[in-house]
Molecule: TPP riboswitch aptamer (THI element)
Organism: Burkholderiales bacterium
């Protein structure tokens, strides 16, 4: 010094979905429609939290896609799609007793 392990600062990125009550609103002869960070439940780190995740070693999260299969009361609920295109970075320390080069004793 490099590489590699792990941990911190800083700064950045990221989603918030389905069913079901309840209210608003709207529509109606009966069936409904749409909103709600309002409760319950699914599934999930996170489904309005000063949380949670995830930063180029990058399936966090967006595109394809109103896609394809199975599965559910529905849903990216579960696989393909994915060795796809995209996608936010620098800095400190810390391990290594057998990572690696290279001085100099």
């Nucleotide at each position: 010094c490099c590489c590699g392990u792990c941990a911190c600062g800083u700064g950045g990125g990221g989603g918030u979905c389905c069913g079901g009550u309840c209210g608003g609103c709207c529509a109606u002869g009966g069936g409904g429609g749409u909103c709600g960070c309002a409760c319950c439940g699914g599934u999930g780190a996170g489904a309005g939290a000063c949380a949670c995740c995830c930063u180029u070693c990058g399936a966090a999260c967006c595109u394809g896609a109103u896609g394809c299969g199975g599965g559910u009361c529905a849903u990216g609920c579960c696989g393909c799609c994915g060795u796809a295109g995209g996608g936010a970075a620098c800095g400190u320390g810390u391990c290594g007793c057998c990572g690696g080069u290279g001085u100099c004793g």